[in-house]
RNA sequence: GCCCCGUUCGUCUAGCGGCCUAGGAUACUACCCUUUCAAGGUAGAGACACGGGUUCGAGUCCCGUACGGGGUA
Repeated sequence: GCCCCGUUCGUCUAGCGGCCUAGGAUACUACCCUUUCAAGGUAGAGACACGGGUUCGAGUCCCGUACGGGGUA
């Protein structure tokens, strides 16, 4: 250089074009419980790498860029 795969809350992960204003676990914050802490309960905040395209509609399909992994000379 070329080819292939991946990138979603802090972390891990679900997602087969419309039911997604994106769900779950854990962590975090507040409150309840407790003499206190932990555990437990209730609530809250938190994400689609970036730019274009296709489509009535894109996290999902296509192209490019960035980053990571693998292959090849």
The prediction has a mean pLDDT of 82. Predicted 3D model of a 73-nucleotide RNA (transfer RNA) from an Ardenticatenales bacterium. NCBI's taxonomy places the organism under Bacteria, Bacillati, Chloroflexota, Ardenticatenia, Ardenticatenales. RNAcentral records the identical sequence in 2 taxa. It matches the Rfam family "tRNA". The RNAcentral record of the sequence draws on ENA.